[in-house]
Molecule: transfer RNA
Organism: Delitschia confertaspora ATCC 74209
RNA sequence: GGCCGCAUGGCCUAAUGGUAAGGCGUUACUUUCCGGUGGUAAAGAUUCUCGGUUCGAGUCCGGGUGUGGUCG
Numbered sequence: 001g002g003c004c005g006c007a008u009g010g011c012c013u014a015a016u017g018g019u020a021a022g023g024c025g026u027u028a029c030u031u032u033c034c035g036g037u038g039g040u041a042a043a044g045a046u047u048c049u050c051g052g053u054u055c056g057a058g059u060c061c062g063g064g065u066g067u068g069g070u071c072g
Stems, first nucleotide, its partner, number of pairs: 001071007010024004018055001026042005048064005
């Protein structure tokens, strides 16, 4: 350099084109002599970026960036 794939909360994963779901973690309360475990609740994602299509885009299309694989 060519080709292919991926990018969603702190982490790991979901989501037929129709107001982004769950687990872990975090915080508060509760439980305990303390901690852990258990219970209840809360906060936390302009879905990598810039455009396009569409009434409507995480999803479709194009450019860019990052990253993985493969070929040379």